[in-house]
RNA sequence: UCCUUAUCAAGAGCGGCGGAGGGACUGGCCCGAUGAAGCCCGGCAACCACUGUAAGCGCGAUUACAGAAAGGUGCCAAUUCCUGACGAGCACAAUUGUGCUCCGAAGAUAAGGG
Numbered sequence: 001u002c003c004u005u006a007u008c009a010a011g012a013g014c015g016g017c018g019g020a021g022g023g024a025c026u027g028g029c030c031c032g033a034u035g036a037a038g039c040c041c042g043g044c045a046a047c048c049a050c051u052g053u054a055a056g057c058g059c060g061a062u063u064a065c066a067g068a069a070a071g072g073u074g075c076c077a078a079u080u081c082c083u084g085a086c087g088a089g090c091a092c093a094a095u096u097g098u099g100c101u102c103c104g105a106a107g108a109u110a111a112g113g114g
Base pairs, nucleotide, nucleotide: 001114002113003112004111005110006109007108008107013041015040016039017038021031022030023029025084027082028081042076043075044074047072048071050067051066052065053064054063055062057060080106087102088101089100090099091098092097
């Protein structure tokens, strides 16, 4: 850097350092000196790893469920804050547009692979 699979409506501090920015990007709309980013501590969750049970198979992996959280990550304003090519459905107005829903795109994270 690319590909595959899964998830993205829940959850998480009124702590310390720090000092002006931040919410990926577009257009919005927001957060921020009543203190942004970042770092530390704290916390949340349970993807991988771990433990147990069950299933069917060529006994080693797979799948499902449950558990724990001392390991590897992740996360801790707002649904992934909303929105976004193409397409489908519905409604309204009218020949083309508006709105809504879905799919999708893009993105994030995990695991695996090139």